[in-house]
Molecule: transfer RNA
Organism: bacterium
């Protein structure tokens, strides 16, 4: 230059292919309950689609584009 892949809660990670109605799950953090007190354990919460835009009734999902990594061939 040309292609290929990847990007989600603070941290990993499902759903992506094949669109579908609250984006879920472990860790962390918090609140309440237990407890003499912690911790453990029980019951709640807050917390995400990398950025723009098309497409559709409906997009994390398709499609152009940019932005960051990673790779492969020249």
């Nucleotide at each position: 230059g040309g292609c290929u892949c990847c990007a989600u809660c603070g941290u990993c990670u499902a759903a992506c292919c094949c669109g579908g109605a609250u984006a879920g799950g472990a860790c962390a953090c918090u609140g309440c309950c237990c407890u003499c007190u912690c911790a453990a354990g029980g019951c709640g919460g807050a917390a995400a689609u990398a950025g723009g835009g098309g497409u559709u009734c409906a997009a994390a999902u398709c499609c152009c584009c940019u932005u960051g990594g990673a790779g492969c061939c020249a």